[in-house]
Molecule: SAM riboswitch aptamer (S box leader)
Organism: marine eukaryotic metagenome
RNA sequence: UUUUAUCCAGAAAGGUGAAGGGAUCAGGCCCUACGAAACCUUGGCAACCUGAUUUGCGCAACGCAAAAAAAGGUGCUAAUUCCUGCCUCUAGUGAACAGAGGAUAGAUGAGA
Numbered sequence: 001u002u003u004u005a006u007c008c009a010g011a012a013a014g015g016u017g018a019a020g021g022g023a024u025c026a027g028g029c030c031c032u033a034c035g036a037a038a039c040c041u042u043g044g045c046a047a048c049c050u051g052a053u054u055u056g057c058g059c060a061a062c063g064c065a066a067a068a069a070a071a072g073g074u075g076c077u078a079a080u081u082c083c084u085g086c087c088u089c090u091a092g093u094g095a096a097c098a099g100a101g102g103a104u105a106g107a108u109g110a111g112a
Base pairs, nucleotide, nucleotide: 001112002111003110004109005108006107007106012042013041014040015039016038020031021030022029025085026084027083028082043077044076045075048073049072050069053067054066055065056064057063081105086102087101088100089099090098
């Protein structure tokens, strides 16, 4: 870079650090000296890869299906990916606004 799956669930303490942070731009709304980002340690969540093991189908197997979180590889651990932005539909208005679906962008895994 590209293909594909998922993104309304879940999960925190300590140390260093020092003023920012929530991807980017704009608007909004939040977090933060009761200590932001970043790094380190320990824990936790989850089930993408992987999977001891169990169950069913099957004569059987190496097969197929389901369950299963021990060990390992990633990831994640405020708020839906914090919300909106572009398109379509529905309802509706003086104008707004609301709901549903999709696109784009992004994040993570697996493959190339």